Small-subunit ribosomal RNA, 3' major domain from a metagenome, 475 nucleotides, folded computationally. Model confidence (mean pLDDT): 84 of 100.

Context: one part of a larger RNA
RNA sequence: UGACGGGGGCCCGCACAAGCGGUGGAGCAUGUGGUUUAAUUCGACUACGCGCAGAACCUUACCUGGUCUUGACAUCCUAGGAAUCCGCCAGAGAUGGUGGGGUGCCCGCAAGGGAACCUAGAGACAGGUGCUGCAUGGCUGUCGUCAGCUCGUGUCGUGAGAUGUUGGGUUAAGUCCCGCAACGAGCGCAACCCCUGCCGUUAGUUGCCAUCAUUCAGUUGGGCACUCUAACGGGACUGCCGGCGUCAAGCCGGAGGAAGGUGGGGAUGACGUCAAGUCCUCAUGGCCUUUAUGACCAGGGCUACACACGUGCUACAAUGGCCGGUACAAAGGGUUGCCAAGUCGCGAGACGGAGCUAAUCCCAAAAAACCGGUCUCAGUUCGGAUUGGAGUCUGCAACUCGACUCCAUGAAGUCGGAAUCGCUAGUAAUCGCGGAUCAGCACGCCGCGGUGAAUACGUUCCCGGGCCUUGUACA
Numbered sequence: 001u002g003a004c005g006g007g008g009g010c011c012c013g014c015a016c017a018a019g020c021g022g023u024g025g026a027g028c029a030u031g032u033g034g035u036u037u038a039a040u041u042c043g044a045c046u047a048c049g050c051g052c053a054g055a056a057c058c059u060u061a062c063c064u065g066g067u068c069u070u071g072a073c074a075u076c077c078u079a080g081g082a083a084u085c086c087g088c089c090a091g092a093g094a095u096g097g098u099g100g101g102g103u104g105c106c107c108g109c110a111a112g113g114g115a116a117c118c119u120a121g122a123g124a125c126a127g128g129u130g131c132u133g134c135a136u137g138g139c140u141g142u143c144g145u146c147a148g149c150u151c152g153u154g155u156c157g158u159g160a161g162a163u164g165u166u167g168g169g170u171u172a173a174g175u176c177c178c179g180c181a182a183c184g185a186g187c188g189c190a191a192c193c194c195c196u197g198c199c200g201u202u203a204g205u206u207g208c209c210a211u212c213a214u215u216c217a218g219u220u221g222g223g224c225a226c227u228c229u230a231a232c233g234g235g236a237c238u239g240c241c242g243g244c245g246u247c248a249a250g251c252c253g254g255a256g257g258a259a260g261g262u263g264g265g266g267a268u269g270a271c272g273u274c275a276a277g278u279c280c281u282c283a284u285g286g287c288c289u290u291u292a293u294g295a296c297c298a299g300g301g302c303u304a305c306a307c308a309c310g311u312g313c314u315a316c317a318a319u320g321g322c323c324g325g326u327a328c329a330a331a332g333g334g335u336u337g338c339c340a341a342g343u344c345g346c347g348a349g350a351c352g353g354a355g356c357u358a359a360u361c362c363c364a365a366a367a368a369a370c371c372g373g374u375c376u377c378a379g380u381u382c383g384g385a386u387u388g389g390a391g392u393c394u395g396c397a398a399c400u401c402g403a404c405u406c407c408a409u410g411a412a413g414u415c416g417g418a419a420u421c422g423c424u425a426g427u428a429a430u431c432g433c434g435g436a437u438c439a440g441c442a443c444g445c446c447g448c449g450g451u452g453a454a455u456a457c458g459u460u461c462c463c464g465g466g467c468c469u470u471g472u473a474c475a
Base pairs, nucleotide, nucleotide: 001475002474003472004471005470007469008468009467010466011465012464013463015459016458019423020422021421022420023419026314027313028312029311030310031309032308033307034305035304042051043050062300063299064298065297066296067295068294071125075124076123077121078120079119080118081117084101085100086099087098088097089096090095105114106113107112127289128288130287131286132285136283137282138278139277140276141274143272148187149186150185151184152183153182154163155162156161167178168177169176193266194265195264196263198234199233200232201231202230203229204228207224208223209222212221213220237260240254241253242252243251244250316416320375321374322373323372324371325370326369332363333362334361337356338355342351343350344349382413387408388407389406390405391404392403393402429451430450431449432448433447434446435445
């Protein structure tokens, strides 16, 4: 100087408390461990719906079997041939054999040469998701959006170092004020950026409709007031008033205001820590491999199942289930696409073909809600697992191993031990909608809106953190 303390002081955070809803019990989905297996590819353990924004083949890295050796891919050399397209035979295919069509581009009269491509050959070489993240770059996590981390000069100290950065107030903040052997400065904080909340200006189609006419319908004429859209501005600064405070920083209350003291949300992550993670995104040193640890193919596996754990979904019902009717969103996506009307089917879906490169058309029905009816506390008209049968769709192909539909079947489950998680407001809870990936496949992920609470006395205690101080046989 740090680190540590079941030392002290001050302070903060859904850290506790006060509340609301869960997990832990059940079934299923999913990840992990374990076990099994020819293989159940690999990594991650402050990991575990994580890498994977989507394993039937492909992906694929794993296994079994069948094959290749200048190679699936790159550059160079030699020889030959245009490239390329369509078949047939053997084979699981890779591959091998064989038949047919076929001559282009540039220079040149031609011969020939050149560019691209194919075949054969020789070697230089290719290749490796092989090892080392403890050789590395890059990227990322974490402490933590915590308020800290440092430097120059000066001063003090023999020195390591100290001071500044400590102290008194204050703040979300090393934020600001005052004081002070310090005076300044940098990286962080804040602000500048984006979304959202109010107003104005510009603009008026595909959007809108107050007045006039018109229609089943903003449908049409008309209009751009209003809504909205999207560009530019305004607006909030403790600016004003009162009190407190050191005449300060600031704090409390008030006015005005759409908004008040950082208005709400996002992006933004200092010096560093963990030899944290990643050599399987990529790049890269070294090592290893080279008829194989490379490459191609078929099939299988990653989907196994006594069990254990994590994360979720659906429930156990009456604030509910079922049936009928009636409303109200936002944000997105769409031409290899979204697919309307209409018809068929109980349905998944099929036929059909209008419109739309989309403020125009489509996905698209929002759901919870509301109105009416029914069920009457039961393992039930709760719950839907499991299983049998019949189908639909995608796709060469749904056996291993897809999703969905219909009929039948109707399991566990009556609110969950010890323990444990999230959340302070348009939040929790609850309800549906969209998107990425994607042929198909979502209870996951990323977004969107609808309905919409309870509680916070307080900081003694648990956890994590910041500052000062003290002890130490630790560095």

The full RNA is in RNAcentral, with records from SILVA.